Source information: SAM riboswitch aptamer (S box leader) from Clostridium luticellarii, 109 nucleotides, folded computationally. Its Rfam family is "SAM riboswitch aptamer (S box leader)". Rfam describes the family as follows. The SAM riboswitch is found upstream of a number of genes which code for proteins involved in methionine or cysteine biosynthesis in Gram-positive bacteria. The coordinates come from a structure-prediction model, not an experiment, and the mean pLDDT is 81. NCBI's taxonomy places the organism under Bacteria, Bacillati, Bacillota, Clostridiaceae, Clostridium.
């Protein structure tokens, strides 16, 4: 990089540093010197890791489910993935559903 799979409506800073951009893409609409992105610290969450119970088994391992926790590995910390883009439904500015794309984890190559 590609593939598989789960999740994406909740949550989280009046901090330090620095100083101009940022919100993936395109269109919109926003954020931003009352300080963007980055870095540090703090925080949130609970995917993997850890523990308990049940399940599967003769038993262990394993599988699945529920719960606990926060040691370690990630992740996240404006707005639903900020909204739409493609398809469908609806009388409809609009609204709803699904997909695609994207993000993150785990696995596989």
């Nucleotide at each position: 990089u590609c593939c598989u799979u789960a999740u994406c409506a909740a949550g989280a800073g009046u901090a330090g540093u620095u100083g101009a951009g940022g919100g993936a893409u395109c269109g919109g609409c926003c954020c931003u010197a009352u300080g963007a992105a980055g870095c540090u610290c703090g925080g949130c969450a609970a995917c993997c890791u850890g523990g308990a119970u049940a399940u599967u088994c003769a038993a262990u391992a394993u599988u699945u489910a529920u719960c606990c926790g926060a040691u370690g590995g990630u992740g996240c910390u404006a707005a639903u993935u900020c909204c739409a883009g493609c398809a469908g439904g609806u009388a409809a500015a609009g609204c709803c559903u699904g997909a695609a794309a994207g993000a993150u984890g785990a696995g596989a190559u």